Annotation
This is a predicted structure of an 88-nucleotide RNA (c-di-GMP-I riboswitch aptamer) from Desulfofarcimen acetoxidans DSM 771. It matches the Rfam family "c-di-GMP-I riboswitch aptamer". Rfam's curators write: GEMM was predicted in a large-scale screen for bacterial structured RNA regulatory elements. RNAcentral holds the sequence, with entries from Rfam and Ribocentre. Its mean pLDDT, the model's own confidence on a scale to 100, is 85. The organism belongs to Desulfofarcimen acetoxidans, within Bacteria.

Order: sequence, then C1' cells, then structure tokens
RNA sequence: AGCCUUAGAGGGCAAAUCUGGCGAAAGCCAGAGACGCAAAGCCAAGGGUCUAAGUUGCAUUAAGCGAUAAGAUAGCCUGGUUGCAAAA
Repeated sequence: AGCCUUAGAGGGCAAAUCUGGCGAAAGCCAGAGACGCAAAGCCAAGGGUCUAAGUUGCAUUAAGCGAUAAGAUAGCCUGGUUGCAAAA
C1' cells in the first nucleotide's frame, strides 16, 4: 500500500421459505430463518431484467389481447462514492 492469490481475529449483511403489514403488480418493510457475500454499504447515471397502475392501440354485450416506466431490482453488469481488520 490494500489491485491480485491464499490465511487469521473481532464483528457485519442475509437468499429461499414462513408469518404479519404496504403495494395494481413487480417488489418493499418488520420478525423468524441462512443460500451465500470483502463492499451483499450507499447512488437507478448507462445497459439488462421484472411489473404494467395510469396512458394508449385493437377488440368487445362483457371478459380480454398488445405497446409503454414516471414503478421495481445496487444479491444482474458497468460506472460513481464512502469504508473495518490485514499475516504471508
């Protein structure tokens, strides 16, 4: 010094699933729970993905079908930003 490989100490976070709540949904919050994580801390800026309330096209007796993010995801990637310990 903390980019790469492997290790140790003390801590940290928490996937699936279940319960309760919020939401149109995706999903989020709290509790339980640990699959994993060295940024699985934070930021939706670029790409990706999910949803489609509203809007809109089609159709219609009705039901419906398609397009669309201003919704969501930082535990999909890139980028930005902050940061603990640290032996070989």